The prediction has a mean pLDDT of 84. Predicted 3D model of a 76-nucleotide RNA (c-di-GMP-I riboswitch aptamer) from a soil metagenome.

Formats: sequence, structure tokens, C1' cells
RNA sequence: GAUAAAGGCAAAUCCGCGGUGACGCGGAGACGCAAAGCCGUUGGGGCCCGAUCAUGGGGCCAGCCGGGCUGCCGAA
Repeated sequence: GAUAAAGGCAAAUCCGCGGUGACGCGGAGACGCAAAGCCGUUGGGGCCCGAUCAUGGGGCCAGCCGGGCUGCCGAA
């Protein structure tokens, strides 16, 4: 990067399990994704739970943005 092709991932929702919770894992399911592969939450941001007069503490999200590493196909 093309209304190409091969292959890949899987939002909401539902079911099961775990967690006080944010949310996670498995199954079903596809809204979307060219890195929605990996790392990282000591870059920014959002969210949850305690505690405190206040500052603060412990967590969750990488499918919110940015960063690092790696990588499939590929016409004009």
C1' cells in the first nucleotide's frame, strides 16, 4: 500500500469458572483490526478497591494515544 488473494486476531452479547471490584480465563459469537503479534502501565490517559483531615496505598485496561522489538501477502 489494492474493492486482489492466502492465512490470522476477535468487540458487544450469552454461558461456565475466578476476583469485593475494575477485570481475567475458557466456550459460543463477529463490531472491527495491517501489527487487534510480543514487551512495556518508571510516557500520557481511563477505570476499580481500601485508608486518611489531607497527602497517600494497592490493583485493572495494551481493542484509548504514543514508544521498543519482530513479522505474512503484495498489484500498479